Model confidence (mean pLDDT): 81 of 100. Transfer RNA from a Minisyncoccota bacterium, 73 nucleotides, folded computationally. Taxonomically the source falls in Minisyncoccota (Bacteria, Bacillati). Its Rfam family is "tRNA". Rfam links the family to the GO term triplet codon-amino acid adaptor activity. From the family's description: Transfer RNA (tRNA) molecules are approximately 80 nucleotides in length. By type it is a transfer RNA.

[in-house]
RNA sequence: GCACCCAUAGCUCAACGGUUAGAGCAGUCGUCUUAUACACGACCGGUUCCUGGUUCGAGUCCAGGUGGGUGCA
Numbered sequence: 001g002c003a004c005c006c007a008u009a010g011c012u013c014a015a016c017g018g019u020u021a022g023a024g025c026a027g028u029c030g031u032c033u034u035a036u037a038c039a040c041g042a043c044c045g046g047u048u049c050c051u052g053g054u055u056c057g058a059g060u061c062c063a064g065g066u067g068g069g070u071g072c073a
Base pairs, nucleotide, nucleotide: 001072002071003070004069005068006067007066010025011024012023013022018056027043028042029041030040031039049065050064051063052062053061
């Protein structure tokens, strides 16, 4: 330099172009226990990397950029 893949909650990941973007872990609170842990329940947590475009409607499609990874040279 070229090609491909990825970017969503503190972390790991889901999400046919159409519901209020969800799950597990973590955190907080509660139940249970003499107490802790386990278990169970509830709560909390998001500028979907950035800028534009298409569309009635974009996390999703298109273009450019940024960052990361892989391969080729």